[in-house]
RNA sequence: CGCUCAUUGCGAGUGGCGGAGGGAUCUGGCCCUUUGAUGCCACGGCAACCGGUCAGGCCCAUCGUGGGUUUGAUGUCGAGGUGCCAAGUCCAGCCGGCAAAAGCCGGGAAAAUGAGUG
Numbered sequence: 001c002g003c004u005c006a007u008u009g010c011g012a013g014u015g016g017c018g019g020a021g022g023g024a025u026c027u028g029g030c031c032c033u034u035u036g037a038u039g040c041c042a043c044g045g046c047a048a049c050c051g052g053u054c055a056g057g058c059c060c061a062u063c064g065u066g067g068g069u070u071u072g073a074u075g076u077c078g079a080g081g082u083g084c085c086a087a088g089u090c091c092a093g094c095c096g097g098c099a100a101a102a103g104c105c106g107g108g109a110a111a112a113u114g115a116g117u118g
Base pairs, nucleotide, nucleotide: 001118002117003116004115005114006113007112008111013043014042015041016040017039021032022031023030026093027092028091029090044085045084046083049081050080051077052074053073054072055071056070057069058068059067060066089110094107095106096105097104098103
């Protein structure tokens, strides 16, 4: 970097550095920002994707120990691997439905994160 699958609801900030734009990209909107944003670092926190632990079901194997899968519980799981800590992924763009309109709903695209894989 490509591919596959899952999720995108909720939740969680202080300090230091720094000094102008930032919210992925393009357009439009909206918002944040010199009362210092975005970013970086430290500490703190959130969550529960993977992992761990406990319990149950199913399957496989064994003399026995066991292995696979699935469901539930668990973050006191005391330094496990990631991730995240303005706004729904900030909203829309494409398609469909509803509506007089404003707009609402569903799906998609793209993106992000995780797991697996090349």
Source information
SAM riboswitch aptamer (S box leader) from a Verrucomicrobiales bacterium, 118 nucleotides, folded computationally. The coordinates come from a structure-prediction model, not an experiment, and the mean pLDDT is 83. Its Rfam family is "SAM riboswitch aptamer (S box leader)". Gene Ontology term of the family: regulation of gene expression. From the family's description: The SAM riboswitch is found upstream of a number of genes which code for proteins involved in methionine or cysteine biosynthesis in Gram-positive bacteria.